[in-house]
Transfer RNA from a Candidatus Zambryskiibacteriota bacterium, 71 nucleotides, folded computationally. Model confidence (mean pLDDT): 82 of 100.
RNA sequence: GCGACCAUAAUUUAGUGGUAAAAUACGUCUUUGCCAAAGACGAAAUUCGGGUUCGAUUCCCGAUGGUCGCA
Numbered sequence: 001g002c003g004a005c006c007a008u009a010a011u012u013u014a015g016u017g018g019u020a021a022a023a024u025a026c027g028u029c030u031u032u033g034c035c036a037a038a039g040a041c042g043a044a045a046u047u048c049g050g051g052u053u054c055g056a057u058u059c060c061c062g063a064u065g066g067u068c069g070c071a
Base pairs, nucleotide, nucleotide: 001070002069003068004067005066006065007064010024011023012022013021018054026042027041028040029039030038047063048062049061050060051059
């Protein structure tokens, strides 16, 4: 330099053209003499910029970052 793949919550993973699910972690509460464990509830995310579409996390283009391969 060229090509392929990936990017979703603090972390690890689902998901898919109709507005995002769960686990761990975090916070509040219950339980206990205290802690731990357990239970209930809550906050938290689609890498960025455009395009298509009534509607985009999903499809298309580009950028950025990461992994791999070739030279």